[in-house]
RNA sequence: UACUAAAAAGGGCAAACUUCUCGAAAGAUAAGGACGCAAAGCCAAGGGCCUAAGUUAACGAACAUGGCAGCCGGUUGCAAAA
Numbered sequence: 001u002a003c004u005a006a007a008a009a010g011g012g013c014a015a016a017c018u019u020c021u022c023g024a025a026a027g028a029u030a031a032g033g034a035c036g037c038a039a040a041g042c043c044a045a046g047g048g049c050c051u052a053a054g055u056u057a058a059c060g061a062a063c064a065u066g067g068c069a070g071c072c073g074g075u076u077g078c079a080a081a082a
Stems, first nucleotide, its partner, number of pairs: 004082001012037002017032003021028002035070001041075003046072002048068003054063003
């Protein structure tokens, strides 16, 4: 020095599932719980994905103004042998 990637220490986060509350839903909060994670920190304005109350349509449906970053991406960052 470092997204090439090994080790140690202090640790950190917390999937599924269960319960509570909110929500039209997707989903979220809190508690329990650990599948995993070196950004599983932050960002929903870029792509992607989920939902469709409402609107349009009125046969199928379409649309985010609602969500998801533990999908990609952006951004900041601890330790760090060879």
This is a predicted structure of an 82-nucleotide RNA (c-di-GMP-I riboswitch aptamer) from Anaerocolumna sedimenticola. Its mean pLDDT, the model's own confidence on a scale to 100, is 82. Of the family's consensus pairs, 94% are formed in the model. Lineage of the source: Bacteria > Bacillati > Bacillota > Lachnospiraceae > Anaerocolumna.